[in-house]
The prediction has a mean pLDDT of 76. Predicted 3D model of a 93-nucleotide RNA (SAM-I/IV (S-adenosyl methionine) riboswitch aptamer) from uncultured Roseiarcus sp. The model forms 96% of the base pairs in the Rfam consensus.
RNA sequence: GCAUCAGGAGUAGGGCCGAGACCCUCGCCAACCUGCCAGACCUGGCAAGGUGGUUCCCUAGUUGGGAUGCGGCCAAUCGGCAACAAAAGGGGU
Numbered sequence: 001g002c003a004u005c006a007g008g009a010g011u012a013g014g015g016c017c018g019a020g021a022c023c024c025u026c027g028c029c030a031a032c033c034u035g036c037c038a039g040a041c042c043u044g045g046c047a048a049g050g051u052g053g054u055u056c057c058c059u060a061g062u063u064g065g066g067a068u069g070c071g072g073c074c075a076a077u078c079g080g081c082a083a084c085a086a087a088a089g090g091g092g093u
Stems, first nucleotide, its partner, number of pairs: 001070005010026001012025004016020001027054003032050003035046003041091003056065002058061001072081003
């Protein structure tokens, strides 16, 4: 800087403490990035890799505050590595 904070998903266990718009584990949810669904692109799909979320805050603005995403690892000069047993097609060439 751009996009999002509509909908969705826990009556779980634990940690710190200055009690928080915190952190960890498990479960669940979700297509933001990467990847995949034969090939460019559009649309759609798949929770695999990377995140994130699991019901934001208040003094309520009119540019409030806050949060999330815009792949990861190794090497760092070139470059190299991993990404499911899942998935759906349609347009278009």
Rfam family: SAM-I/IV (S-adenosyl methionine) riboswitch aptamer. Clan: SAM clan. Rfam links the family to the GO terms regulation of gene expression and S-adenosylmethionine metabolic process. A reference for the family is Weinberg et al. (2008), "The aptamer core of SAM-IV riboswitches mimics the ligand-binding site of SAM-I riboswitches", RNA. RNAcentral holds the sequence, with entries from MGnify.